[in-house]
RNA sequence: AGGGUUUGAUCCUGGCUCAGAACGAACGCUGGCGGCAUGCUUUAUACAUGCAAGUCGCACGAGUAGCAAUACUAGUGGCGCACGGGUGAGUAACACGUGGGAAUCUACCUUAAAGAUUAGGAUAACUAUGGGAAACUAUAGCUAAUACUGAAUAAUCUGGAGACAGAAAAGAAGCAAUUCGCUUUAAGAUGAGCCCGCGGCUGAUUAGCUAGUUGGUGUGGUAAGAGCGUACCAAGGCAAUGAUCAGUAGCUGUUCUGAGAGGAAGAUCAGCCACACUGGGACUGAGACACGGCCCAGACUCCUACGGGAGGCAGCAGUAGGGAAUUUUGGACAAUGGGGGCAACCCUGAUCCAGCAAUGUCGCGUGAGUGAAGAAGGCCUUCGGGUUGUAAAGCUCUUUUAUUGAUGAAGAUGAUGACGGUAAUCAAAGAAUAAGUCCCGGCAAACUUCGUGCCAGCAGCCGCGGUAAUACGAAGGGGACUAGCGUUGUUCGGAAUCACUGGGCGUAAAGCGCAAGUAGGUUGCUGAUUAAGUCAGGUGUGAAAUCCUCACUCUUAAGGUGAGAACUGCACUUGAAACUGGACAGCUAGAGAACAGAAGGGGAUAGUGGAAUUCCCAGGUGUAGCAGUGAAAUGCGUAGAUAUUUGGAGGAACACCAGUAGCGAAGGCGUCUAUCUGGUCUGUAACUGACACUGAGUUGCGAAAGUAUGGGGAGCAAACAGGAUUAGAUACCCUGGUAGUCCAUACUGUAAACGAUGAGUGCUAAACGUUGGCCUUUCGGGGUCAGUGUUUGAGCUAACGCAUUAAGCACUCCGCCUGAGUAGUACGGUCGCAAGAUUAAAACUCAAAGGAAUUGACGGGGACCCGCACAAGCGGUGGAGCAUGUGGUUUAAUUCGAAGAUACGCGAAAAACCUUACCAGGGCUUGACAUAAUAGUAGAGAUUGUAAGAGAUUACGAUUGCAUUUAGUUGGACUAUAACAGGUGCUGCAUGGCUGUCGUCAGCUCGUGUCGUGAGAUGUUGGGUUAAGUCCCGCAACGAGCGCAACCCUCAUUUUUAGUUGCUAACAGGUAAAGCUGAGAACUCUAAAAAAACUGCUGGUUAGAAGCCAGAGGAAGGUGGGGAUGACGUCAAGUCCUCAUGGCCCUUACGUCCUGGGCUACACACGUGCUACAAUGGAGGUAACAAUAAGUUGCAAAAUCGCGAGAUGGAGCUAAUCUUAAAGAACCUCCUCAGUUCGGAUUGUUCUCUGCAACUCGAGAACAUGAAGUUGGAAUCGCUAGUAAUCGUAGAUCAGCAUGCUACGGUGAAUACGUUCCCGGGUCUUGUACACACCGCCCGUCACACCAUGGGAGCUGAUUUUACCUUAAGAUGGUAUACCAACCGCAAGGAGGAAGCCAGCCAAGGUAGGAUUAGUGACUGGGGUGAAGUCGUAACAAGGUAACC
Repeated sequence: AGGGUUUGAUCCUGGCUCAGAACGAACGCUGGCGGCAUGCUUUAUACAUGCAAGUCGCACGAGUAGCAAUACUAGUGGCGCACGGGUGAGUAACACGUGGGAAUCUACCUUAAAGAUUAGGAUAACUAUGGGAAACUAUAGCUAAUACUGAAUAAUCUGGAGACAGAAAAGAAGCAAUUCGCUUUAAGAUGAGCCCGCGGCUGAUUAGCUAGUUGGUGUGGUAAGAGCGUACCAAGGCAAUGAUCAGUAGCUGUUCUGAGAGGAAGAUCAGCCACACUGGGACUGAGACACGGCCCAGACUCCUACGGGAGGCAGCAGUAGGGAAUUUUGGACAAUGGGGGCAACCCUGAUCCAGCAAUGUCGCGUGAGUGAAGAAGGCCUUCGGGUUGUAAAGCUCUUUUAUUGAUGAAGAUGAUGACGGUAAUCAAAGAAUAAGUCCCGGCAAACUUCGUGCCAGCAGCCGCGGUAAUACGAAGGGGACUAGCGUUGUUCGGAAUCACUGGGCGUAAAGCGCAAGUAGGUUGCUGAUUAAGUCAGGUGUGAAAUCCUCACUCUUAAGGUGAGAACUGCACUUGAAACUGGACAGCUAGAGAACAGAAGGGGAUAGUGGAAUUCCCAGGUGUAGCAGUGAAAUGCGUAGAUAUUUGGAGGAACACCAGUAGCGAAGGCGUCUAUCUGGUCUGUAACUGACACUGAGUUGCGAAAGUAUGGGGAGCAAACAGGAUUAGAUACCCUGGUAGUCCAUACUGUAAACGAUGAGUGCUAAACGUUGGCCUUUCGGGGUCAGUGUUUGAGCUAACGCAUUAAGCACUCCGCCUGAGUAGUACGGUCGCAAGAUUAAAACUCAAAGGAAUUGACGGGGACCCGCACAAGCGGUGGAGCAUGUGGUUUAAUUCGAAGAUACGCGAAAAACCUUACCAGGGCUUGACAUAAUAGUAGAGAUUGUAAGAGAUUACGAUUGCAUUUAGUUGGACUAUAACAGGUGCUGCAUGGCUGUCGUCAGCUCGUGUCGUGAGAUGUUGGGUUAAGUCCCGCAACGAGCGCAACCCUCAUUUUUAGUUGCUAACAGGUAAAGCUGAGAACUCUAAAAAAACUGCUGGUUAGAAGCCAGAGGAAGGUGGGGAUGACGUCAAGUCCUCAUGGCCCUUACGUCCUGGGCUACACACGUGCUACAAUGGAGGUAACAAUAAGUUGCAAAAUCGCGAGAUGGAGCUAAUCUUAAAGAACCUCCUCAGUUCGGAUUGUUCUCUGCAACUCGAGAACAUGAAGUUGGAAUCGCUAGUAAUCGUAGAUCAGCAUGCUACGGUGAAUACGUUCCCGGGUCUUGUACACACCGCCCGUCACACCAUGGGAGCUGAUUUUACCUUAAGAUGGUAUACCAACCGCAAGGAGGAAGCCAGCCAAGGUAGGAUUAGUGACUGGGGUGAAGUCGUAACAAGGUAACC
């Protein structure tokens, strides 16, 4: 400090997520030791049992034990029990924190002063008699005190102006000194009470709250101020700086995190507060409204003899429950502290210790050195090895820890040690007692094998898994941390993702539709003043602990101790006066006013004009159509339309001018005239003197549509009707047509109300227009102010872009935003007649949603160009029969593959057996075939015979019988074993190679440079040109590569050379004929080398370019014709059945051999062909003319036979020599338009050939038979010249079999205006929500499942509130008749007390009403999610009607 994740890639915006630290934690696996800490976060749920507050006999009487001293004890009395300990329910409050204040109390303690004289009556204990189950209690009697009471006195105190009045006391111990107490008062200390400023949670979908309420007076009350209480008076008080209400919460020092600012938390420790089963209440006391006290009410639990009683662990342990989860019913008062006591001492679950728990943190250990045969084993392997790994073993050492033994502290000032025989020290033995957890696809350190096969599973995010998973599970190896490790949860961080430090708002979320203006915020220049803010100094405080620094101490560390610093704060005080603020005096630059001019669709009202549309059962002329559309129809029209013309009516809107021109705040404003009226600009400058800007609430204006009432209604036109279109068409198109549109009045208050850009002020380069003023001017000039536009610079921006009219540089104020969806929706409130508007969520779902730009692809976008792409032509296919391939069906099998173009006469250039992969049956198992090893055998093999069998094969015979080397040997054969062979089995989506296709289309790229944040661009675009990214010119590009072209082959012309097997013009010979012979080298031809064609020449044109057009010459002319040649890539295209090959599978079978069958089936459908339908033909005849190619397992001549297929025959030929070999269309004759002398399918009979064999299942011949078919619907194919069409010939394969394929020549056309359209392609450009790329993406209803949520007749709670009823305990007030010891009194009685009763107050309870909130609810609304459901196709391209509000 950042990283991952939106995209094909990029930049940005933006969310989600990870790495860090922390914890009172929990869970999983594992676990050696010690130190120091910590340990019910949940039910403030209920609690068994024990303990947690007693003590004093030196206050008192009495009792018990003891011989006594003495000890102990219940009770009276004193002090304590208000501390200590626990918990956080309540509390949003002067509760807490901090700093102040005045009207108070304070037991014990300290200091000081004064005092303690005298008198008296009771009562518990106890005794007696009772009641009761118990708890407990009644009556009578006895008794004491430091218990209680009276009188006296008063330094002092209280009251009072004062006189004066009032107020105390207790003793005990000791031989004594004396000590401890007692009373009053003053002061201190400590503690407590009260008041105030400031500070710290959320919600406005809580906006008004308050009657003791705010203040005053009197009075009461308290320790004390006060509406604290009460009576009267006044009507105040609080609140947008958030009252009230609701929700949540103990507060703080601090803790965690963070660079900090902040954010989150408030365990342990410390301070304060509150509470003690729930609610209320007081008593006692210095102090309580009292955790282990009392009374009452309530709930709960327990005891009971049913009459009554008892209880309160949020003390320490512990139990149950709850929960993911939190310890021992331990020891001791030794220390520290607390209570009581003169003291000894007693009490103390405070505390100190121990126990349990890896809960945290800190420290230590599980050994160290050496050790390569790199052992064994494991794992991987390319089988060579690598790795685990110096790791182990082995050898040499050490002993921390653990174990055993011995010694043995400090903590203790005199005694006293729970901890504890603990810490520590010493000794002994022996490597001995001691390692795990998570991870290894990226983020993020660490990789392989096997298993699994979208299964099982993983996952923090992205995402892995569908047969080669570094992502699942296991193993080996590796990485990280380590007595722990990982997971989960929570907090901060990263997150500048609420932005004070430190963000934004044109298009990503975000500027209110616009203005006026209140509060508020901000505010020009000068002077003097003040001192609130501000700054500086000082003082007080900011508890301790914590954090930080230093030092010291436990062996170290954590920990502990001491000192310092700090605690950024608050208050008081002294000063300063620049800035802000306050009050004061001035100024004129802001603002306003005045005067003089100017422009304008600014607004309102009343009038007014012409053109046009429509209408009139107005009139004329006139006749059959009009209207409308892509085409039609509905509609109108013979009752006279449309058209034309005259007249009239009525409503609405204002052509031209008209202009990125004008005006207005925005919405908006357009004939002309008048009236009324708002604002703006310019100029002048002598008035005012900061009067300004912004603006939460608020108020006003505010398009269209809509609402209400009343008018108006020509045109247009939602709804609606009809006609079309369509699969449908509730649409687009057409014919009609009502609200509405118009006017008046009132409402509504919203728009993509947009410049998607709030208002104001200042500053910052220019150029070119334009509107309105002013100045200057010779000018088409210059200057200036206010507007309105375009272009570009700096600067800004993610980019696009903005750019003096800022989105630049700054300031002021307001509004708004914080992932997408849910949703601008629900609920609640406000407004509205309604429609609806406004304010405005959540649950849930997702990891994206989004902006700008880039490259492609695509478009029923555009421009340009090309192609037998269309058009122009010629001939076909589609109809028939047959051939052939495919689908389908059938079958034991009909082997397999190929599937739009780019499968279908394709693999297959030959399925009767073989082929053959398929089926049935029969055989073999180291195998039909290969390599090598071990052991053995001496035979195997060849020729041939017999028998069995369908054959493979088996059995038995006969004949023959190894080769090589000098030799060892080497080679060959068989049997057995075990390696292995074998597989046309699977995967072409694991692959190589080969191939198809786009496409012989003109494209595809690179280096350097430049531009851009970047993806990328440029080059390669542009202007011309070409078949071509071909060439030229221009250009931030300059060059280069693969393609194009050329180089290669062939055909067309010529020359040279050569002249056999080919040729024969001249000469000679010769035949029935013939280059047959001599001879020739001229010609044809053959086959080698050359030549030739290059826009080279001329003219025109273009840009004096490239090129194009025309021409000449030439055999050939503009790539001369044809071929070979196929860029980067696309289609997971095709092929594992050519071959090769990874992985998987079979191994007496998925291998191999054999016989037979099948691949040849046949209701049917499709493709490709052949033959035809005829006269451009058929048949017959005839003395014609090619080229290629092939031939010894062959081609085969002549001759003979057969109607023929063919047979016999075998000259010649290893081929320019011989043979196949006859070319056929052509030409001549007949047929005369018919199902024919067309056509030949089908079928019968008889033959031929090949072959081991023609039944399934070959080809051919002869004779006979003579089917469909008379030119082919929609649709569709090929072809641009020696081409189409037509005619035959040859070859490969091959024993035989060709309508297929591949070659060859013969005859030999028509047409192309042209590029609008169909198809395909190329370049540029444009749009895009596509990138698996339009066979894309994507919307809504419906159906089904699940999820959360709104409404809902209601139902059930909780909280709160109002009114009334009832009123416990209690204190207060009243009353005073039962009653009563102290004082007075002889007595009666009095003073005083007081049960009871009454009154108001009041908890709980009850009744009725309201508010808020939670749960639930038949039914219902929309929303979200879900695998491949249904219906359409709304959006993205001009998305096929531009989209959107």
A computed fold for a 1445-nucleotide RNA from Candidatus Tenuibacter priapulorum, annotated as small-subunit ribosomal RNA.
The same sequence occurs in records of 2 taxa.
Taxonomically the source falls in Candidatus Tenuibacter (Bacteria, Pseudomonadati, Rickettsiales, Candidatus Tenuibacteraceae).